The RNA shown here (small-subunit ribosomal RNA) has 1399 nucleotides and comes from an uncultured bacterium. Rfam family: Bacterial small subunit ribosomal RNA. Rfam links the family to the GO terms structural constituent of ribosome and ribosome. The sequence is in RNAcentral, with records from ENA.
RNA sequence: AGAGUUUGAUCCUGGCUCAGGAUGAACGCUAGCGGCAGGCUUAACACAUGCAAGUCGAGGGGCAGCACGAGGUAGCAAUACUUUGGUGGCGACCGGCGCACGGGUGCGUAACGCGUAUGCAACCUACCUUUAACAGGGGCAUAACACUGAGAAAUUGGUACUAAUUCCCCAUAACAUUCGAGAAGACAUCUUCUUGGGUUAAAAACUCCGGUGGUUAAAGAUGGGCAUGCGUUGUAUUAGCUAGUUGGUGAGGUAACGGCUCACCAAGGCAACGAUACAUAGGGGGACUGAGAGGUUAACCCCCCACAUUGGUACUGAGACACGGACCAAACUCCUACGGGAGGCAGCAGUGAGGAAUAUUGGUCAAUGGACGCAAGUCUGAACCAGCCAUGCCGCGUGCAGGAAGACGGCUCUAUGAGUCGUAAACUGCUUUUGUACUAGGGUAAACGCUUCUACGUGUAGGAGCCUGAAAGUAUAGUACGAAUAAGGAUCGGCUAACUCCGUGCCAGCAGCCGCGGUAAUACGGAGGAUCCAAGCGUUAUCCGGAUUUAUUGGGUUUAAAGGGUGCGUAGGCGGUUUGAUAAGUUAGAGGUGAAGUACCGGGGCUCAACUCCGGAACUGCCUCUAAUACUGUUGAACUAGAGAGUAGUUGCGGUAGGCGGAAUGUAUGGUGUAGCGGUGAAAUGCUUAGAGAUCAUACAGAACACCGAUUGCGAAGGCAGCUUACCAAACUAUAUCUGACGCUGAGGCUCGAAAGCGUGGGGAGCAAACAGGAUUAGAUACCCUGGUAGUCCACGCCGUAAACGAUGAAUACUAGGUGUUGGGGAACAAUAGUUCUUCGGUGCCGCAGCAAACGCAAUAAGUAUUCCACCUGGGGAGUACGUUCGCAAGAAUGAAACUCAAAGGAAUUGACGGGGACCCGCACAAGCGGUGGAGCAUGUGGUUUAAUUCGAAGCAACGCGAAGAACCUUACCAAGUCUUGACAUCCCUCUGACCGGAACUUAACCGUUCCUUUCCUUCGGGACAGAGGAGACAGGUGGUGCAUGGUUGUCGUCAGCUCGUGUCGUGAGAUGUUGGGUUAAGUCCCGCAACGAGCGCAACCCCUAUCCCCAGUAGCCAGCGGUUCGGCCGGGCACUCUGAGGAGACUGCCAGGGAUAACCUGGAGGAAGGUGGGGACGACGUCAAAUCAUCAUGCCCCUUAUGACCAGGGCUACACACGUGCUACAAUGGCGUAAACAGAGGGAAGCAGCCUCGUGAGAGUGAGCAAAUCCCAAAAAUAACGUCUCAGUUCGGAUUGUAGUCUGCAACUCGACUACAUGAAGCUGGAAUCGCUAGUAAUCGCGAAUCAGAAUGUCGCGGUGAAUACGUUCCCGGGUCUUGCACUCACCGCCCGUCAAG
Repeated sequence: AGAGUUUGAUCCUGGCUCAGGAUGAACGCUAGCGGCAGGCUUAACACAUGCAAGUCGAGGGGCAGCACGAGGUAGCAAUACUUUGGUGGCGACCGGCGCACGGGUGCGUAACGCGUAUGCAACCUACCUUUAACAGGGGCAUAACACUGAGAAAUUGGUACUAAUUCCCCAUAACAUUCGAGAAGACAUCUUCUUGGGUUAAAAACUCCGGUGGUUAAAGAUGGGCAUGCGUUGUAUUAGCUAGUUGGUGAGGUAACGGCUCACCAAGGCAACGAUACAUAGGGGGACUGAGAGGUUAACCCCCCACAUUGGUACUGAGACACGGACCAAACUCCUACGGGAGGCAGCAGUGAGGAAUAUUGGUCAAUGGACGCAAGUCUGAACCAGCCAUGCCGCGUGCAGGAAGACGGCUCUAUGAGUCGUAAACUGCUUUUGUACUAGGGUAAACGCUUCUACGUGUAGGAGCCUGAAAGUAUAGUACGAAUAAGGAUCGGCUAACUCCGUGCCAGCAGCCGCGGUAAUACGGAGGAUCCAAGCGUUAUCCGGAUUUAUUGGGUUUAAAGGGUGCGUAGGCGGUUUGAUAAGUUAGAGGUGAAGUACCGGGGCUCAACUCCGGAACUGCCUCUAAUACUGUUGAACUAGAGAGUAGUUGCGGUAGGCGGAAUGUAUGGUGUAGCGGUGAAAUGCUUAGAGAUCAUACAGAACACCGAUUGCGAAGGCAGCUUACCAAACUAUAUCUGACGCUGAGGCUCGAAAGCGUGGGGAGCAAACAGGAUUAGAUACCCUGGUAGUCCACGCCGUAAACGAUGAAUACUAGGUGUUGGGGAACAAUAGUUCUUCGGUGCCGCAGCAAACGCAAUAAGUAUUCCACCUGGGGAGUACGUUCGCAAGAAUGAAACUCAAAGGAAUUGACGGGGACCCGCACAAGCGGUGGAGCAUGUGGUUUAAUUCGAAGCAACGCGAAGAACCUUACCAAGUCUUGACAUCCCUCUGACCGGAACUUAACCGUUCCUUUCCUUCGGGACAGAGGAGACAGGUGGUGCAUGGUUGUCGUCAGCUCGUGUCGUGAGAUGUUGGGUUAAGUCCCGCAACGAGCGCAACCCCUAUCCCCAGUAGCCAGCGGUUCGGCCGGGCACUCUGAGGAGACUGCCAGGGAUAACCUGGAGGAAGGUGGGGACGACGUCAAAUCAUCAUGCCCCUUAUGACCAGGGCUACACACGUGCUACAAUGGCGUAAACAGAGGGAAGCAGCCUCGUGAGAGUGAGCAAAUCCCAAAAAUAACGUCUCAGUUCGGAUUGUAGUCUGCAACUCGACUACAUGAAGCUGGAAUCGCUAGUAAUCGCGAAUCAGAAUGUCGCGGUGAAUACGUUCCCGGGUCUUGCACUCACCGCCCGUCAAG
C1' cells in the first nucleotide's frame, strides 16, 4: 500500500466482497508448564442455607450463661448438690459513637444528571486542629429485673421498684439572635464597627491523678448544598407548548437563594439557533480502531450520579428521605390454631430459571484500610490469599550435534528404473530447561503490640529484648536419574503462501466474493506431499479500518444518482474605496485549572517479557490578566468604479381591453345542370333522380390568421404572429446631472405557470378522445376510411403538473482568435449609394489553452476563482404504503420499511444484425429453353410391421448418400446348434511326425468319430518346421463416447478477403495501414493519404484442348511409283492426317478515341486464337463442438465359457401410407417396317471372342485371332431416303399377369437378369409450388467403363446432332465494401414484456 467482481474486450460511475487490528466473547478439534490479568454482556428474574456492622463495663442498673474465690449440706476422700455479684468478665437492657463509610447494580434519567469553568455579600459541616471562656445548684421519670395477663406465633398489655455521660428546671452569659441609635465601607439586594434593651447552656462524669471526656464562641481543615456560562443521541411522517404557567408585592418554609408553597396583581414565558411530544440511553477519565480528522464503545480500575421487590412518606441524626432502619399501599413467597403474622442476595459464596455463555456454599484478619475502645482487643465475604476456566497477554519446553546402504515402507511417474517423504529414521555422542525424588530456604514484620534503657523533657525520638505469617515449606538454590514426561489446528482454483493421485459424476457436497461438481475435478471426499501459525489453531458474532462509499481535512449534480418549472422577497449567509475610534472575533505573553490511573519519553524492580515502581513531558480544553490592531465585526466621518435615479434617443409576434379586415370552410336560399359523388394500397360504410357532386349569386356562423418567416425578435419562465386604437411594462444606446453601497443570494412565504382535466354560464364553423359503422387481420377493443359527442373558443373560478430541456440554479470578475446575424453609438474615406475601422447589448457557428470517463464544452464554459440556495449517495421494492397538508374531484406535495439481487448504469470499441442508406457481384431475379410436382415402374428415406427387418447420414451441406453393385459369402442383425488361450499374434513346457491330401460314418451344416498316406538337417546330444495337448501372460470386440482425439471430408466459397512488423493517433479496448477518387473477375491496378513495408489468399507457374514448326514412324496415303486376290492387301515412302516427345504463339504488343498525359475502358488492324481463348487440378484466416470411433489409427470406459469365435437357415428385398431422386410415356418434330451413312473414349487371358452351323430369340456348338494404335467387344444411334399408320387410349404407352425358355452360379422358393408368345393397366402434358441451364452450353441421340460368377433406369466417362434469350438490377435469395442505429456479443433461430398452465 491494495485486490476480486458488471463487458466479447475497454474506460468510468457505483455497490458488494476480501486481506489488518480488536473483544468480558461463544462453538469445533487439540492440549506440557509458569507469571500477570480477567470471568452473568441474557431475567433491576425468583431465591433454600451460611456469613457480610458492630463496639464501649474507663457511662449505668445489674448478673442469664462461663470461670475463680468464699460459705453451707452429704460423703473417709475424690466429688455431687446448693448459697453468695465477692472477683474475672458479661447475654439481654438503659446510654454513647458507628450503622449516611466500605461493598453491589445501571432500573430510571436527554437532566445543571454529567464534563469543564466560575460564583455563593444566599449556605451547612459529627469526628480532627488552633484560640478564648466556662462547667454553680436542683429535680422528675423510665428500661432491665419482679409479679400478673392476652395470643398458635410474631408480639404485646397492666401493676410496682430503680440507675446513669438519659431527660427536665434555675443561676451565670456574648463575638449568637432580635429591636433601636450613631459612624465607616461596598458589588444592586448589603457588609463592618460602637452603644442600649429582651431571649437561651453544661455530665464537678470517669480516672492508673498524668489526663480523657463535656459546653459556648471564633477560625481552619475536610465533606457537602445551591446557582450560572458552554458542551452533551435520534425523529419535523412530533409545530406549536405552557395557568404556578412567566413576572411582581406580601407571607410561610428551608442550612440557604428561589413559585419551593400560598394570597393578591399583571399577561406573560418558551419555540424553526427546533420548544413540546415520542423513541433510545447512566455521564466522564478512558478503551478499540485510524496517518490524522474522525467512527465505535463505556467490561475490568478511578471520579460523579441514580437505585436497593414496585410506588409513596416521613422519623432519628452533623449528615438519610437510609441496600442488611421505620410506616403505608401493591405484587410475590413462606408460617398459621384462619384470628393473624414473617420476608426482601442489584453484599460474599451458592441454588433454580433464562441463555451460545461466565467460577468455590474455600482460608485469614498476617499485611493495607475501616468502626468502636485509654488500651489489650473485638468486628470486618472491604482487603489479602488460595481454588476452577487456554478467556486474554507474556515467557519456556517438547531436545542438540554427527549419521547415505540415500534402508524398509508410503506416494507418484516416462515403471529392468527414477523422484519424494529424507539426515528424516535406525545408529553414535552430548545436554537436562521441564519432569520425578531428596536437601536447604530469604523476604513480605523497616512494622504493630508488650517490657525496658538513653536523650531532651512530660510525650516524642532512638536502642535492646520478647511476641505476631493466611498464602506456604511457596518463590528460589542445590544433588541424583534419564531423551527420558510433552504437537496440534487450519489451509493448498484466483484474491492468498502452498499440487499430485484415487473415488464420485449437476449426485454427494463445497462456497467470504467470483464460482466449482453433468466420466480425465490442483475447487467435493480420501491419500501422499506442501504452506501458514503453534499450546494453540480455525469458525461464528460485533466494532473500526481499507471506504475519499456522507468527502471539515476529503466527493459530486449536461448524458452515470443528483439544478427547485419560474420570478419577487422575509429571516439568514456573504459583501466596494478612504480614514478615525473600539478591541467582540483574531494573534502573542503570563497566571489558574485541566484528579489519580491509562497512553508517550527517560530510568528502576521481578533471571527476560508481560506486569509493576519513580521522574518528566503531555492533556491540543476552559477561565482570568496584559499587550498588538493587519484582517473580520461594531461605530463615526467621507468617496464613486457596484446599484439606482435624471435627460436625449432607439427596438420588439412583451401584456391587457376595444374596433376592423380578407381568404378558406361549413350551412341556408335561389339559378344552371345530370348521374354519380366521396374515399382507399384496393374497397366498403356514407351522400345522391325527393336532383347530389360541379358551378353561379346572395346571406349567415364560428374559429384560425397563408405569403413576409429567418440559426430573426420579445418575455422571468410558461409562452407570444392579420391590421389598428388606448393603457401598462421592459430592455438597450448616449451622456456623466443627482443619491451615495442603497448590493448578491435567498430556507420558510407569496406570485405566475403549456396541455389535459373540473365547476357555472355562453358559444359551437372546422377538427376530434369516447362511441357507431366499413375495411385490414388468425384475431384487430389499433394503424386506414365514413360519421360523431365531450373538448377545442369566450367570461369567471379551480387544478399546479410536463422530456416545464440547454436534461446545464442565480450573481460577479478574469482567460487566444475567426466568422455570421440583430438593436444602438463613434471615427476615417467618400460626401447621394456606400466602404473600412472601432465600441456597448443580444443571438448563432468554428476553434486555442484549460477541463472532461469519453462524448464533448470552450467569453452565452461543462475553464480559472468567490458568494448563496437546491439536490445526490447501488439496483429493484417505489415516487409505492401509512400519516399529514392542499384540492369539488381527478389527484398533487411530503415520503419509508420488510424482502430481494451482485450487480443496475454512463461513454466509447470490435463484430453480428436491421421489413436502415449508398455501391457492386452471382442462372439471384428478369428474358428464354427443358424439366419436377399428376401416371406406371426403378431406387433411397421416414413411418409401420417384424424374431430380425444391422448400423450410420438429417435444411441448404441426409434421402440412385457410405453401397464401384445384400440369392450363399458379404453381414455387422435374428432364432437355433457348437468352442473357450480361443478364428488371428508373441512367449513357455510336454508329446508326435507331420501339414497337405484321400476315403467312410454321423450331422441341417460346422462340430465330432474312424481309416489310408506322409518331413528335413545332424557333430546323433539335438535343431528347423508343422500338428496335438497343457498353464498363464494375453488375444478378440463393426461394444460406448466424433461433445476426449489424429487423419480425412463437406459447407460458406474460387467469395475476395484474412493478417503481421515498425511508426503514428487514442488513458484504453482499439484505430490507421485495409478508408477515399477511379478501375478490375479479383485488397486487380493507378492516384491520393500518417503511414511505410510484408505475409497467407487473387493472378501466374501445372495438365487437357484450339494453330503452326521440328524430331521419330508398327496405323495413314496412293499424295508420287510399282504389284494386286481390289482389302493400304503387298513392295516402297514418311509429304499429309494421326500418335508420342520438344518448341513457337497472345503480351493490351500496335493504331484511334475516352480517361487525370495514370490505371483502365471502347473500337480497329493483324492473327488459328484478343483482352483470364475454353476446360481441369489448385480452396486464405476462419465458421458450423458440421460428418466419420462402421475405412484406418487412438485416450478413457465396458465385455472376457462372451458384447469374442464357428456354422446351416432366415433377415437387410416386409407394406394401409408419406417424401426425395430417376426411367418410360402420354405421341405425327411421332410409332413401325425396309434398305443406307458418319464417331470418340475405353476394356480384354479364370478374358474379349470373329467367321461358320443350329435356334423366332435370349443363346448354344466350334474356337480363327488377340496380352492387343495390329485381333475382338463393335451394331453406333439420333440423322437422311422410301413405305405405312391419320388423331384414336390408337400400329401411342408399355405396367401387370399366364405359359414356355436361355444364361450365370453348390444353389435363382423367399430373392437374379434376359428371351419368345399371349395379356395390354394407369396415362391424352400434370394444382399450389419448385429445379437446371448463358455456347459447342441447354435439349436430344447413342457408345464405353468400374464394381461384378450373375445382377443398372444409378454412377463415372465419350462422342454425334445442336438451339433460344439476357431490356435491365425495382423486387426474391446468397455474398462483398462503406456508412448509420442498436438494450444483440451463445451475436435476430438474439434479447425481452405480459397473460395462462404445470410445479